[in-house]
RNA sequence: CACUUAUCAAGAAAGACUGAGGGAAUGGGCCCUGUGAAGUCUUAGCAACCAGUCCUGCCUGAGGAAGUGGUGCUAAUUCCCAUCCGCCCCUAGCGGAGGAGAUGAGUU
Numbered sequence: 001c002a003c004u005u006a007u008c009a010a011g012a013a014a015g016a017c018u019g020a021g022g023g024a025a026u027g028g029g030c031c032c033u034g035u036g037a038a039g040u041c042u043u044a045g046c047a048a049c050c051a052g053u054c055c056u057g058c059c060u061g062a063g064g065a066a067g068u069g070g071u072g073c074u075a076a077u078u079c080c081c082a083u084c085c086g087c088c089c090c091u092a093g094c095g096g097a098g099g100a101g102a103u104g105a106g107u108u
Stems, first nucleotide, its partner, number of pairs: 002107007013043005021032003026082004044074004049070003053065004078100001083097005
């Protein structure tokens, strides 16, 4: 990288270096940004996906708690839309399913 699978409407900062971009891809929007983007480092925090610990329970399923280890994350629903189907159809919009993406776990 690829394949499988679960989740994606919640949550979470500050400092230093640096110096112009960033919000995945393509297009269209709309935002953030010299009151400092992205990146690197330090500390902090959020989450509970995996391992482990404790409690309840055991139909050997499941639920709860804390947060040790692994991991990820800390603007906006994955910031919104783009394909298909349905509702509606004046305009728009709403719902479902896909596709793509992100993260965890497993596999080759």